The part of an RNA shown here (small-subunit ribosomal RNA, 5' domain) has 551 nucleotides and comes from an alkali sediment metagenome.

Context: one part of a larger RNA
RNA sequence: GAACGAACGCUGGCGGCAGGCUUAACACAUGCAAGUCGAACGGGGUCCAAGCAGUCGCAAGACUGUGGAAGACCGAGUGGCGAACGGGUGAGUAACGCGUGAAGAACCUGCCUUCAACAGGGGGAUAACACUCCCAACGGGGUGCUAAUACCGCAUGAGACCACAGGUCCGCAUGGACCCGAGGUCAAAGGUGGCCUCUACUUGUAAGCUACCGGUUGAAGAUGGCUUCGCGUCCCAUUAGCUAGUUGGCGGUGUAAAAGACCACCAAGGCGACGAUGGGUAGCUGGUCUGAGAGGAUGGUCAGCCACACUGGGACUGAGAUACGGCCCAGACUCCUACGGGAGGCAGCAGUCGAGAGGCUUCGGCAAUGGGGGAAACCCUGACCGAGCGACGCCGCGUGGAGGAUGAAGGCCCCUGGGUUGUAAACUCCUUUUGCUGGGGAAGAAACACGAUCAGGUGAACAAUCUGGUCGUUUGACGGUACCCGGCGAAUAAGCUCCGGCUAACUCCGUGCCAGCAGCCGCGGUAACACGGGGGGAGCAAGCGUUGUUC
Numbered sequence: 001g002a003a004c005g006a007a008c009g010c011u012g013g014c015g016g017c018a019g020g021c022u023u024a025a026c027a028c029a030u031g032c033a034a035g036u037c038g039a040a041c042g043g044g045g046u047c048c049a050a051g052c053a054g055u056c057g058c059a060a061g062a063c064u065g066u067g068g069a070a071g072a073c074c075g076a077g078u079g080g081c082g083a084a085c086g087g088g089u090g091a092g093u094a095a096c097g098c099g100u101g102a103a104g105a106a107c108c109u110g111c112c113u114u115c116a117a118c119a120g121g122g123g124g125a126u127a128a129c130a131c132u133c134c135c136a137a138c139g140g141g142g143u144g145c146u147a148a149u150a151c152c153g154c155a156u157g158a159g160a161c162c163a164c165a166g167g168u169c170c171g172c173a174u175g176g177a178c179c180c181g182a183g184g185u186c187a188a189a190g191g192u193g194g195c196c197u198c199u200a201c202u203u204g205u206a207a208g209c210u211a212c213c214g215g216u217u218g219a220a221g222a223u224g225g226c227u228u229c230g231c232g233u234c235c236c237a238u239u240a241g242c243u244a245g246u247u248g249g250c251g252g253u254g255u256a257a258a259a260g261a262c263c264a265c266c267a268a269g270g271c272g273a274c275g276a277u278g279g280g281u282a283g284c285u286g287g288u289c290u291g292a293g294a295g296g297a298u299g300g301u302c303a304g305c306c307a308c309a310c311u312g313g314g315a316c317u318g319a320g321a322u323a324c325g326g327c328c329c330a331g332a333c334u335c336c337u338a339c340g341g342g343a344g345g346c347a348g349c350a351g352u353c354g355a356g357a358g359g360c361u362u363c364g365g366c367a368a369u370g371g372g373g374g375a376a377a378c379c380c381u382g383a384c385c386g387a388g389c390g391a392c393g394c395c396g397c398g399u400g401g402a403g404g405a406u407g408a409a410g411g412c413c414c415c416u417g418g419g420u421u422g423u424a425a426a427c428u429c430c431u432u433u434u435g436c437u438g439g440g441g442a443a444g445a446a447a448c449a450c451g452a453u454c455a456g457g458u459g460a461a462c463a464a465u466c467u468g469g470u471c472g473u474u475u476g477a478c479g480g481u482a483c484c485c486g487g488c489g490a491a492u493a494a495g496c497u498c499c500g501g502c503u504a505a506c507u508c509c510g511u512g513c514c515a516g517c518a519g520c521c522g523c524g525g526u527a528a529c530a531c532g533g534g535g536g537g538a539g540c541a542a543g544c545g546u547u548g549u550u551c
Stems, first nucleotide, its partner, number of pairs: 001551004006547005013397005020389001027352002030350003035081003040078002044074004051066006088308003097233008107225002112221007120154001122152002129144006159186004164181001166179005190213006199206003234280003241271003246268004251263003283305004287298004310331005333344004361387001363386003369383001370381004400430004410421004435488006444478001449473010495540005500521003506535005516523002
């Protein structure tokens, strides 16, 4: 000099952008952070039309009761998909963890895309519910009923897998690849809309046809994962030897697959001064800071990877987890209890306590982007988008401009002549960023959907449906914000540090080795440019200094 997730002191007008618990991976009240689908399914509750009955009324009709089609809504249940993403943190980890480059010798992949083949015919349950029992609670038991795209057999098998026979090729060989044959094993689910052409009849219906959404099996792709290898990746040698599943082989187990991953047997290997082993420290990287560079330091925000989710262990489900807001066991802690027993996990967003020099709102919205579910409407989304707080940082703007000497007054200094503050002020003219006020007022939003219309696909169809085009309607948290126009009026807006040398900036008074200063050299013991105050000056400026840390 530069830098910072900074803090402290004094001071503080506005805006844009970015960032904001570095310590206790301490403990957490409260709310929210993962749901969705009725176009998979059954039932419950509420609402509601016609009809019926009653009351009032001249009537229209009103009210009450009953009723309950189609439909709507509510909460739970079965079932499906999601919950393995997104979000947080950096404890652990010196490791194929990360970075980079390669390889599948031996792999898996839900949803998605393309292609191929198929979907025939049956069955038994169970939740919800009803009744009932136990229980303080959490919850649990019994009996009975019922549905499905839930579950289970059978059939079919393009295809996949298994073992067998035969053939061809490769190999010295155990064997491997391919072809072919008979055998065994493995599938499925329907829903919604429309139509009456074909089929069937009951002539307006479905068992038929059709569209869309789905289902099953297989192949390929894409995406995501899994595995293996080379190189690189901090300090200590005051850590020098380490190693028995250890190193390799054979056979097996196991896995999606490979492997001492695991097991039996056999061999005695394997690593190490090119630093093994041990100890310490630490998430790694793209990057960031500094520096002319080489290098040094660092890894907060953003992005990629990894690891973790109260501590330790375990598996289940699933395409995917050994699962932050799932389960089981143990432990510590907290809470409830009728003392028998239960409940919980903010390193999600806010917020609280604590620790600390030190870091924010228990805010708004799903309008946008993205994600989950759904045919869609739509629902959910503390991801996200925004607003709020704090000069924490960077950047921009302002606190006025021009004129104005007899150089006012006051202050300070003085050789008493004057000098300086100082064009500074006053005063005159002007401007109006900011501010206050009045008015206008966005972009971010084109989609989905609906309506109209056109074209095309499927189709017997002018139905239905799908795709595309055009037109119209609709959607904004921020926010009456940004921005624009008008009005008012210099009005609302300057501090901080320093002035002995380094180092830009000097005098007076006070003090008298005292009080004090200080980054280094050093100042202060009676004229201190170095302490304290005044005046003056220098520097930076909504900041200025100090401290800490890095280069």